A computed fold for an 84-nucleotide RNA from Anaerotignum propionicum DSM 1682, annotated as c-di-GMP-I riboswitch aptamer. Taxonomically the source falls in Anaerotignum propionicum (Bacteria, Bacillati, Lachnospirales, Anaerotignum). The RNAcentral record of the sequence draws on ENA.

RNA sequence: CUCAGAUAAUGGCAAACUCGGCGAAAGCCAAGGACGCAAAGCCACGGGUCUAAAGCAUUCUGCUAUGAUAGCCGGGUUACCGAA
Numbered sequence: 001c002u003c004a005g006a007u008a009a010u011g012g013c014a015a016a017c018u019c020g021g022c023g024a025a026a027g028c029c030a031a032g033g034a035c036g037c038a039a040a041g042c043c044a045c046g047g048g049u050c051u052a053a054a055g056c057a058u059u060c061u062g063c064u065a066u067g068a069u070a071g072c073c074g075g076g077u078u079a080c081c082g083a084a
Stems, first nucleotide, its partner, number of pairs: 005081001012037002017032002020029003035071001041077003045074003048069003055063003
């Protein structure tokens, strides 16, 4: 230095839920709150999933992402600590 991820240390993030705001919705943001997380930091590039405003159609509906999800998986990228 690399791999490796510990019942180590120092710190970090924050599910459900509540409240306020944004949004057509999915969802996001802030405060509280901790289920969990060693990349649960960042990037929608590939797949998946959710939503369907606008648009299209055979219009009580269906299709569709330009919306969302990195805490669904893969990939890319940066990084703290430091034993066996």